[in-house]
RNA sequence: ACUAUGGAGAGUUUGAUUCUGGCUCAGGAUGAACGCUAGCGGGAGGCCUAAUACAUGCAAGUCGAGCGGAGUAGCAAUACUUAGCGGCAGACGGGUGCGUAACGCGUACGCAAUCUACCUCACACUGGGGGAUAGUCAUUGGAAACGAUGAGUAAUACCCCAUAGUAUUUAGGGAAGGCAUCUUCUUUAAAUUAAAGUUCCGGCGGUGUGAGAUGAGCGUGCGUCCGAUUAGCUAGUUGGCGGGGUAACGGCCCACCAAGGCGACGAUCGGUAGCUGGUCUGAGAGGAUGAUCAGCCACACGGGCACUGAGACACGGGCCCGACUCCUACGGGAGGCAGCAGUAAGGAAUAUUGGACAAUGGACGCAAGUCUGAUCCAGCCAUCCCGCGUGGAGGAAUAAUGCCCUAUGGGUUGUAAACUCCUUUAGCUGUGGAAUAAAAGACCGAUGUAUCGGGAAUUGAAGGUACCCAGAGAAUAAGCACCGGCUAACUCCGUGCCAGCAGCCGCGGUAAUACGGAGGGUGCAAGCGUUAUCCGGAUUACUGGGUUUAAAGGGUGCGUAGGUGGCCUGAUAAGUCAGUGGUGAAAUCUCUCGGCUUAACCGAGUGGCUGCCAUUGAUACUGUUGGGCUUGAAUACGGUUGAAGUAGGCGGAAUAAAUCAUGUAGAGGUGAAAUUCUUAGAUAUGAUUUAGAACACCGAUUGCGAAGGCAGCUUACUAAACCGCAAUUGACACUGAGGCACGAAAGCGUGGGGAUCAAACAGGAUUAGAUACCCUGGUAGUCCACGCCCUAAACUAUGAAUACUCGAUGUGUGCGAUACACUGUACGCGUCUAAGCGAAAGCGUUAAGUAUUCCACCUGGGGAGUACGUCCGCAAGGAUGAAACUCAAAGAAAUUGGCGGGGGUCCGCACAAGCGGUGGAGCAUGUGGUUUAAUUCGAUGAUACGCGAGGAACCUUACCAAGGCUAGAAUGCUGGGGGAAUAUAGGUGAAAGCUUAUAGCUAGCAAUAGUCGCCAGCAAGGUGCUGCAUGGUUGUCGUCAGCUCGUGCCGUGAGGUGUUGGGUUAAGUCCCGCAACGAGCGCAACCCCUUUCGUUAGUUACCAUCAUUAAGUUGGGGACUCUAGCGAUACUGCCUGCGUAAGCAGAGAGGAAGGAGGGGAUGACGUCAAAUCAUCAUGGCCUUUAUGCCUUGGGCCACACACGUGCUACAAUGGUAGGGACAGAGGGCAGCCAACCAGCGAUGGUGCGCGAAUCCCAAAAACCCUAUCUCAGUUCGGAUUGGAGUCUGCAACUCGACUCCAUGAAGCUGGAAUCGCUAGUAAUCGCAGAUCAGCCAUGCUGCGGUGAAUACGUUCCCGGACCUUGCACACACCGCCCGUCAAGCCAUGGAAGCUGGGUGCACCUUAAGACGAUAACCGCAAGGAGUUGUCCAAGGUGAAACUGGUAACUGGGGCUAAGUCGUAACAAGGUAGCCGUAUCGGAAGGUGCGGCUGGAAUACCUCCUUU
Repeated sequence: ACUAUGGAGAGUUUGAUUCUGGCUCAGGAUGAACGCUAGCGGGAGGCCUAAUACAUGCAAGUCGAGCGGAGUAGCAAUACUUAGCGGCAGACGGGUGCGUAACGCGUACGCAAUCUACCUCACACUGGGGGAUAGUCAUUGGAAACGAUGAGUAAUACCCCAUAGUAUUUAGGGAAGGCAUCUUCUUUAAAUUAAAGUUCCGGCGGUGUGAGAUGAGCGUGCGUCCGAUUAGCUAGUUGGCGGGGUAACGGCCCACCAAGGCGACGAUCGGUAGCUGGUCUGAGAGGAUGAUCAGCCACACGGGCACUGAGACACGGGCCCGACUCCUACGGGAGGCAGCAGUAAGGAAUAUUGGACAAUGGACGCAAGUCUGAUCCAGCCAUCCCGCGUGGAGGAAUAAUGCCCUAUGGGUUGUAAACUCCUUUAGCUGUGGAAUAAAAGACCGAUGUAUCGGGAAUUGAAGGUACCCAGAGAAUAAGCACCGGCUAACUCCGUGCCAGCAGCCGCGGUAAUACGGAGGGUGCAAGCGUUAUCCGGAUUACUGGGUUUAAAGGGUGCGUAGGUGGCCUGAUAAGUCAGUGGUGAAAUCUCUCGGCUUAACCGAGUGGCUGCCAUUGAUACUGUUGGGCUUGAAUACGGUUGAAGUAGGCGGAAUAAAUCAUGUAGAGGUGAAAUUCUUAGAUAUGAUUUAGAACACCGAUUGCGAAGGCAGCUUACUAAACCGCAAUUGACACUGAGGCACGAAAGCGUGGGGAUCAAACAGGAUUAGAUACCCUGGUAGUCCACGCCCUAAACUAUGAAUACUCGAUGUGUGCGAUACACUGUACGCGUCUAAGCGAAAGCGUUAAGUAUUCCACCUGGGGAGUACGUCCGCAAGGAUGAAACUCAAAGAAAUUGGCGGGGGUCCGCACAAGCGGUGGAGCAUGUGGUUUAAUUCGAUGAUACGCGAGGAACCUUACCAAGGCUAGAAUGCUGGGGGAAUAUAGGUGAAAGCUUAUAGCUAGCAAUAGUCGCCAGCAAGGUGCUGCAUGGUUGUCGUCAGCUCGUGCCGUGAGGUGUUGGGUUAAGUCCCGCAACGAGCGCAACCCCUUUCGUUAGUUACCAUCAUUAAGUUGGGGACUCUAGCGAUACUGCCUGCGUAAGCAGAGAGGAAGGAGGGGAUGACGUCAAAUCAUCAUGGCCUUUAUGCCUUGGGCCACACACGUGCUACAAUGGUAGGGACAGAGGGCAGCCAACCAGCGAUGGUGCGCGAAUCCCAAAAACCCUAUCUCAGUUCGGAUUGGAGUCUGCAACUCGACUCCAUGAAGCUGGAAUCGCUAGUAAUCGCAGAUCAGCCAUGCUGCGGUGAAUACGUUCCCGGACCUUGCACACACCGCCCGUCAAGCCAUGGAAGCUGGGUGCACCUUAAGACGAUAACCGCAAGGAGUUGUCCAAGGUGAAACUGGUAACUGGGGCUAAGUCGUAACAAGGUAGCCGUAUCGGAAGGUGCGGCUGGAAUACCUCCUUU
């Protein structure tokens, strides 16, 4: 400098992510309404519904200077009033939006096809005459409205005559111009038509002609809603000629002639609607809208019609028809608020029956003036916009109340209040008090007669209003909504999926920031919220979207219209661009300035109004047109290729059948079977014949075709593509709505054919069932000819064409060059990839990249490709294709998990191989169930059930019954008073308790301290609830090998990588590799026991040597065993082999032990809302003469039954009797108890030792030896029962253990099924301990003794780990989910019938009116009456079409926590799924035929339920 003043998003699909996509919200607006609330003023606005019906009043009159009367006043002159005639105005102003989709409106043009009262200008004129009529009077009809007859009368009313041309008409001449018809000027002749008066003498009028202005009429271009489920419409229709009619053109009307006119660029029909300036919104482009104000149109109770007039087919005029209302004397009449008020009705909803003509404007008038619900004002309404106020300053004990909390205290309300000082807007009271009024008119004067000048007077509805001044006094004035996120603002209480909230997501099932209340807070404020509607928020995309998989490419081609189109050049100037002119009304809008104290509002100016028209110019591009070109396209010529098509002929293999032969008992078929065939000879084998259908190998990621599709060989005909060459044409091209043709399979029709296969069907299996999968049969069909059908996952889910954009590689067919390697080029068919694109997966010269052209299609899911309508079809059905209603999602791709009747690898007493059990019996014990006053409570698949409980007779004890206590059974503190504490005795009672009596302190010198119970106060207490509010602790997956992080890198992101891969290991153990490098929690190791050795130390242990004894008893010893401290040892260290290494293997060496030597402790991130509020702790809730506490008794031990865990057995590998031997680890003073005595014994008595390496429990048992039993319900087995006892204990009845005697049950090795264990293990044998007065212990925890078998192996069952794959699962397969049926609710389709609406057609009839005809009657006549023809509103009739409402019955659809039947889909979903078609079936669905991949996997019967 130029340009420009302008553009925000969020919530919601998921476990999480990206995308697609809908729904919702934040903004603005309104003629609004509703709820709560309300101080004032200014400015605006105010029936959106019933164009429904209207009481009452007013809204259009005026002129006596047009006329004659009548009346009033007056003596009169005269003045005044005005019913009638007459003139002008009632066509304006005001209202409404019914109709209208139209030249109605908007805009721009045109009229050579027109009119225009009042107004202005110019020219000319204004002479003479006549007859009526209203009013009036008289008579008279009628209820009224309104008339009838007669008499007489006026005019600016009406008529006649005269005059007149720049008027009109006819005929003719000339000139000029234009736009086709023509127009203008001029000239000649003929014909026709005017007038009104009044006066105050100024004037006001009248007539003709022309011009102007204003207004109106007509025509045209362009623009102006939705529906094609409205595709054909049209008879005055389209045009012509001639008439009529009109102000004027015109089928506007009529006669005749012609057959046209409109339409996919949407006619016709249907629906809706007044149009515009503008208004709202939006960055804009657009979208929506058409209140107020302004322009135009239309209408005036519904419909029709004309009259008058300059103008009307006339809102407050007329006639007729109709509906409605009113009056009536029943004979007849009257009326039209969509004017202003007002009423009723309707409705969510919209005002006063106000004032004034003062101003502005209008009508009339010479004027004064009259009229004016136009207008100006006022009233009502927070309806909107704007402005003001409800006080300001100071003021902390940060008071009290309220509310909250971690509650001795703190926070908040809150400087808020109180209190002090100050101010006075608005309101109130009082005083003053406008502008709007310029005056005009009238009067006077002047001149240019239309204006100017002059002085004086008068007039205000609003209104005593605005405004100014004064006074008192903080005095009179704050609400509404919200506070889970979006979205600013948080706590308590109540409630307990109830009550309720909710715009969307969603809150509420006992700790709700989401419900209701409160405190506090946030937002706006005389308003605040809600509802309704419009625009916005990139979901219709011109600006500015898409179509492989999300919605969306037509099944394919040919081609019409249309759209688009190669190179060079000339012309033109339609598009395009530029200049100029006109227009785009005003208001609105922008900016500037100004007026109300400000603002809203108003005024002035400026810009804009993005448009249309005209004109002048430019010519690059597009168009049109002329000429040329060859590269697009096509043709010719020469070749090549192929399962391209149509028709004919031929061939072999296989299958089936038939015949014959051989031959004998089975064959088929399956997971296994059966149905079936077969001694009437099957199957098998051989030969021959017949039939139909399909063409193995070649064969492929191949080839051809537009697609569907096409496969033996061969012939004929037809078509195509490609290559080569560069001869011909010269843009002939691309696309392609409608249209036409082709179009798998199934299906249909007619006629053939029929071997195989095979829907339906039948039978057999399977199964809970099996309308299926499997098997045996089997009909349509499969095949041919002709004719239909016209759909598929008709798919590359990818329209056609052209151009451009790195490469690598395979392959088919040509051509070139050749040496057969190799290579160039063209067209195809594939794979991988750069850039780029994409949400990603992926695409990537065969694009889904970069661009252009044309066509088709999409706009949330469901309802539904359904209904209705239409077209096509023989039918099946196809094509086109909605809505109501309903949901907040539906969906795509990818991620992490989990899962799979997916795959791979690996592990585990997981299976297998073994040993022993359980399940059967009796008993013990726990649980369920049942019972009970109570049988306290908890634990419930694995991971409850000899579990909490490692000791229920009382106690424990939590349960039940009964009796009692209430600051309480326990503890602490403070205060008071008292004394001791305590002991003894009595009454009552089941006891607790209640009650009575007697005696009565301690320590210290003392102060005081201690102790006891009583009273008062402060802290009670609860095994009551919630383990789904919690801590802590624990189980389980699992001692499984996993789980994560930092940084980096990859990905838009969730996330990935690391942690995967190749090996190896018990192990994410280690090694190697690698966009990863490191690290943490786990693994391992460190700890303990055990095994070997060394060393130190020897008492209570030990004893080789010496002495001694009954005895390691004692002396002694320190060697050994042992004890318990410290050390050592084992590391694949060594060897061999394999291996890159890690490591593995070896009857290896050595060693006590060998590859983790054995065992224990140790349990990652997490999962199961796993368990426990009854160990303990603890939030909240509940309870307080009880859900607390004390006591007695009972119960936890019940018993038809079911289950778990055990013990003892069923016996001879044994029982019984006698004899004999060997442990370890523990325990012991209210204890263990030697020894002796008594007792058959349990045990009792006496009593040594030992607080324990010393003494005791203590005998170990299995085992060994001897004897006996001899296979039996026994000398097995010991239950049960009777009797007698012992011990513990206040107390063994419910309910203890033990002893002795007697009794001597079941049981002879255990169904389906199921458990444990891999070595000092299983099995078997005993011992000890905890708890404990005693013990229901066969349990539990430890200890040692004796001491096996087996493991081929990983197919399968179960559980687990890693990788990979599919998924519609994520509460995660105990998942998800489909359809029928049943129930309730909702909308909707069909439907006999019933009942409306508008429209068109035909016929009948026809008012008012119009246009015609007309001899009779009237009139001298003009003419009229009457009669009559045609047209026509309304009405009637008829047949049809269209469109509503309703409806017996009926069809499907949608929705609804827990209904029924199955299990179709998602994993290979257990028969892969899906598409089209046919058929069958309660239902999902099954099967056949063809197709697709949007299918997994590479393999052993089928089936089911639930979160």
A computed fold for a 1507-nucleotide RNA from a Bacteroidota bacterium, annotated as small-subunit ribosomal RNA. Lineage of the source: Bacteria > Pseudomonadati > Bacteroidota. The coordinates come from a structure-prediction model, not an experiment, and the mean pLDDT is 82. The sequence is in RNAcentral, with records from ENA and SILVA. It matches the Rfam family "Bacterial small subunit ribosomal RNA". Rfam links the family to the GO terms ribosome and structural constituent of ribosome.